Predicted 3D model of a 376-nucleotide RNA (Bacterial RNase P class A) from a Bacteroidales bacterium.
RNA sequence: AAGGCAGGUCGUCCUGUCGCGUUCUGACAUUGUUCAGAAUGAGGAAAGUCCGGGCAACACAGAGCAGCAUACUUCCUAACGGGAAGCCGGCUUGCUUGCAAGCUGAGAGCUAGUGCCACAGAAAAUAACCGCCUAAGUCUCUAUCGUGAGACCGGCAAGGGUGAAAACGUGGGGUAAGAGCCCACGACUCAUCCGGGUGACCGGGUGAGUGGGUAAACCUUAUGCGUUGAAAGGCCAAAUAAACCGGGGACUGAGGGUUGCUCGCCCGAUCCCGGAGGGUAGGCCGUUUGAGGUAACGUGUGAACGUUAUCCAAGAUAAAUGACAGGAAUUCUGCAUUGCAGGAUACAGAACCCGGCUUACAGGCCUGCCUUUUUU
Numbered sequence: 001a002a003g004g005c006a007g008g009u010c011g012u013c014c015u016g017u018c019g020c021g022u023u024c025u026g027a028c029a030u031u032g033u034u035c036a037g038a039a040u041g042a043g044g045a046a047a048g049u050c051c052g053g054g055c056a057a058c059a060c061a062g063a064g065c066a067g068c069a070u071a072c073u074u075c076c077u078a079a080c081g082g083g084a085a086g087c088c089g090g091c092u093u094g095c096u097u098g099c100a101a102g103c104u105g106a107g108a109g110c111u112a113g114u115g116c117c118a119c120a121g122a123a124a125a126u127a128a129c130c131g132c133c134u135a136a137g138u139c140u141c142u143a144u145c146g147u148g149a150g151a152c153c154g155g156c157a158a159g160g161g162u163g164a165a166a167a168c169g170u171g172g173g174g175u176a177a178g179a180g181c182c183c184a185c186g187a188c189u190c191a192u193c194c195g196g197g198u199g200a201c202c203g204g205g206u207g208a209g210u211g212g213g214u215a216a217a218c219c220u221u222a223u224g225c226g227u228u229g230a231a232a233g234g235c236c237a238a239a240u241a242a243a244c245c246g247g248g249g250a251c252u253g254a255g256g257g258u259u260g261c262u263c264g265c266c267c268g269a270u271c272c273c274g275g276a277g278g279g280u281a282g283g284c285c286g287u288u289u290g291a292g293g294u295a296a297c298g299u300g301u302g303a304a305c306g307u308u309a310u311c312c313a314a315g316a317u318a319a320a321u322g323a324c325a326g327g328a329a330u331u332c333u334g335c336a337u338u339g340c341a342g343g344a345u346a347c348a349g350a351a352c353c354c355g356g357c358u359u360a361c362a363g364g365c366c367u368g369c370c371u372u373u374u375u376u
Base pairs, nucleotide, nucleotide: 001372002371003370004369005368006367007366008365009364010363012328013327014326015325016324017323018322020041021040022039023038024037025036026035027034028032043347047358048357050356051355052354053353054352055229056228057227058226062263063262064261065260066259067225068224069223070222071221072086073085074084075083076082087107088105089104090103091102092101093100094099095098108220109219113218114217115214116213117212129160130159131156132155133154137152138151139150140149141148168186169185170184171183172182173181187210188209189208190207191206192205193204194203195202196201233285234284235283236282244275245274246273247272248271255267256266257265258264292311293310294309295308296307297306298305299304329345330344331343332342333341334340335339
């Protein structure tokens, strides 16, 4: 310097003309969809509707069975399946070879139980393909009462092979040959003691033990889970038919509520379900002052928190937040040398509000890591 990956951030501005929504002020006197002025007017994701809440209404009584979610530690937060820092494991790179940096984990449990580990291989845990042994027992041959060889019956899992993984590793002793059979030093698991740490854990001592992997295998353990959603839910005005028909029910309870089902419990009668028909479709609240924004200082490794000051920045309801013109800014491409020409400005649009997660995004900038090349 180029490329790739990951994370973060910006992603437009000015002027003029015309046109919109809300609030305020003034004028008119026609109170209005009037006129004039001022202020202000769609995001980092407003998307998805995946989590958690605030708020509102109903409920709040559990028990059994099931379903779903979460799962290392501490801290932050209103809370979370979110965030910060750390511990442990894995991978990559570097170097001073056990330390650092980056990335990553669906990070409770395989000593509760049941499964699975293809192919290859003798065998994936009740073991023998190539092999090793001939001590002990039997038989045969040889040369001599000795030796050697072979076979049977046996012993072995140390050597070789297969494999991702083969009865913990290395060294020594021992043995017929071998084996944690014994010893030394290690590895791992469990228990216990000492030291450090809030803790997960780290370091060390002692003792016992020794196939491994897999729970995004079945499963086990621990913790948790009420429903609905602004078309929620209230208030005012007006009008009508609390009438008609069918079914159910009336305290021995229809129907409704309680994550799902059952039991239990609670509410419940001018009731509940349905048919046909009649009236109304208007207005207001909820509705944006908040777990709020900005700045400074302080505490903290950090996420964040505290104090002080200051600001109020959409509230539509068939749905406004725009159109045109000129210029600027940033950037790309081509030509050129100090500029010219052309292009681009992405994804996208509030609807009760807030904190997260996930997805979309032209182009620019910043940070970290990896690869390649060049120079010193």
The coordinates come from a structure-prediction model, not an experiment, and the mean pLDDT is 76. Taxonomically the source falls in Bacteroidales (Bacteria, Pseudomonadati, Bacteroidota, Bacteroidia). It matches the Rfam family "Bacterial RNase P class A". It is annotated as a ribozyme.